[in-house]
């Protein structure tokens, strides 16, 4: 220098619930409290997987069902990129 692991110091993000707001909906986003964890719990929706069905489509014959993602999740796994510190 590179790989892997990941003390210690400085910092970092931000669960659940809460109040607000946005969305037709999301274990969904967006501010405020707050701290469940998190060495990438920074970043991107590629593939896998999960969550929601408003439009649509089937269909019912009276208001209900099914089937779709062009909508979400990177704090689900996986990849790609980038990044803090220097004991071993």
């Nucleotide at each position: 220098u590179c790989c892997g692991a990941g003390a210690a110091a400085a910092g970092g993000c931000a669960a659940a619930a809460c109040c607000g707001g946005g969305g037709a909906a999301a274990c969904c986003c967006c501010g405020g409290u707050g701290a469940c964890g998190c060495a990438a719990a920074g970043u991107c929706a590629u593939g896998g997987g999960c969550c929601u069905a408003a439009a649509g489509c089937u269909g019912u014959a009276c208001u209900g069902a099914g089937u779709c993602a062009c909508g979400g999740c990177c704090g689900c796994c996986a990849g790609a990129c980038u990044g803090c510190c220097g004991a071993u």
A computed fold for an 88-nucleotide RNA from an Anaerolineales bacterium, annotated as c-di-GMP-I riboswitch aptamer. Of the family's consensus pairs, 95% are formed in the model. The sequence was found by an Rfam model in a public genome assembly.